[in-house]
A computed fold for an 85-nucleotide RNA from Saccharibacillus brassicae, annotated as c-di-GMP-I riboswitch aptamer. NCBI's taxonomy places the organism under Bacteria, Bacillota, Bacilli, Paenibacillaceae, Saccharibacillus. The model forms 100% of the base pairs in the Rfam consensus. RNAcentral holds the sequence, with entries from Rfam. Its Rfam family is "c-di-GMP-I riboswitch aptamer". Rfam's curators write: GEMM was predicted in a large-scale screen for bacterial structured RNA regulatory elements. Rfam links the family to the GO term cyclic-di-GMP binding. Model confidence (mean pLDDT): 86 of 100.

RNA sequence: AAACGAUAAAGGCAAACCUGAUCGAAAGACAGGGACGCAAAGCUAAAGGGCCUUACCCCGCAGGGGUUGGCAGCCAGCCACCGAA
Numbered sequence: 001a002a003a004c005g006a007u008a009a010a011g012g013c014a015a016a017c018c019u020g021a022u023c024g025a026a027a028g029a030c031a032g033g034g035a036c037g038c039a040a041a042g043c044u045a046a047a048g049g050g051c052c053u054u055a056c057c058c059c060g061c062a063g064g065g066g067u068u069g070g071c072a073g074c075c076a077g078c079c080a081c082c083g084a085a
Stems, first nucleotide, its partner, number of pairs: 004083002012038002017033004022029002036073001042078003048075002050071003056066004
């Protein structure tokens, strides 16, 4: 240094759910509570894949396509704390 990840130390994050005279068309986001979990659950969605959404446009029986927005706690990329085996 890389790899690896402990019943180690110091810390960190926070799913579902609840609340909201919050934002949004929706997905979802934000804030407070909460704690299922996480060794990257840190960052990146304007150019890797995947998933969700559909105000608007097109075709239309159903539905599909475009478009829009979102998800990093799906994979991926980038950066990083600690140090037992």